A computed fold for a 74-nucleotide RNA from a bacterium, annotated as transfer RNA. Rfam family: tRNA. From the family's description: Transfer RNA (tRNA) molecules are approximately 80 nucleotides in length. Gene Ontology term of the family: triplet codon-amino acid adaptor activity. The RNAcentral record of the sequence draws on ENA.
Formats: sequence, C1' cells, structure tokens
RNA sequence: GGUGGCGUAGCUCAGCUGGUUAGAGCGUAGCACUCAUAACGCUAAGGUCGGUGGUUCAAGCCCACCCGCCACCA
Repeated sequence: GGUGGCGUAGCUCAGCUGGUUAGAGCGUAGCACUCAUAACGCUAAGGUCGGUGGUUCAAGCCCACCCGCCACCA
C1' cells in the first nucleotide's frame, strides 16, 4: 500500500427485513434480608449507537469519506 471484518452502557455482547420506547448479562448505587458481611431478591442510574456528510416520511441498521482495532495479501 491492497482486501476483508469489527466499533452499541464502565466491561462482554445482542439488536436478523430500516419502523416509531435502544436492550441483556456482569459491574455500580440504593432498598430489603442478616448480629454483621457475602449470596439471593427488588429498584435505579448510566448511551451524541466511533466521527462527518448523504439517502429516506423514518437510520444503530443503507451509501460515501475519515479515525481506531484485528486478520490476510504484497
């Protein structure tokens, strides 16, 4: 340099054909339980969906470019 894949919550990831409210587990905080801690239970917070632009009535999802990571080729 070329090709392909990936980028969504603090971490690991789902979100399938574009459709109206963006989710799960773990973690964190609070509550309950306990003599107390842990575990279990309940509740909650936490997201410019990597960035910019475009397509569309509507974009995490489609298109272009850029950034980062990984693999392969040279």